[in-house]
């Protein structure tokens, strides 16, 4: 027990950065080549002898119209249970 912390599911909100150039393609997307950027999924790195981070850092992946995704925030349901 009208439920602490935590986890899962679900709903809502959710930033940043070229609808860049060339070729292919009916346009876009995709494929190939090139230059420029973003960081808030994920991943890596960083302290003093050891261990341990980030909204710091690297951009490997990812992303740069819309769509999708999206750290994080809020609501609900379920699990757990005195830790409240």
């Nucleotide at each position: 027990u009208u439920g602490a912390c935590u986890g899962a599911c679900u709903c809502g909100g959710g930033a940043g950065a070229g609808a860049c150039c060339g070729c292919u393609u009916u346009u876009u997307a995709u494929g190939c080549g090139g230059c420029g950027c973003c960081g808030a999924c994920g991943g890596g790195g960083c302290a003093u002898g050891c261990a341990a981070a980030a909204a710091c850092u690297c951009u490997c992946a990812g992303g740069c119209a819309a769509a999708a995704g999206g750290g994080c925030c809020g609501g609900g349901u379920c699990a757990u249970g005195a830790c409240g």
The RNA shown here (Glycine riboswitch aptamer) has 84 nucleotides. It was read from a public genome assembly, where an Rfam model found it. Its Rfam family is "Glycine riboswitch aptamer". Gene Ontology term of the family: glycine biosynthetic process. From the family's description: This family represents the bacterial glycine riboswitch.